[in-house]
RNA sequence: ACUCGACCUAGCGAGUAUAAACAGGCUUUAGGCUAGGAGCGUGACCACUUCGGUGGUCGGUAGCA
Numbered sequence: 001a002c003u004c005g006a007c008c009u010a011g012c013g014a015g016u017a018u019a020a021a022c023a024g025g026c027u028u029u030a031g032g033c034u035a036g037g038a039g040c041g042u043g044a045c046c047a048c049u050u051c052g053g054u055g056g057u058c059g060g061u062a063g064c065a
Stems, first nucleotide, its partner, number of pairs: 001016005007037005025064003032040001043058006
């Protein structure tokens, strides 16, 4: 400097051309490392369905340090 841990900024962490991970304080949650934002994934309900899925609405881990 770049890439990655869903996206933007910031943080935490890892790697060096790869895109993963037993890392990211501890545990927990279906909920992805964290905060704010948005709201992708995930969840519930309803409708449709070629039973593969599609659309709409709601909500969007939690506690402690």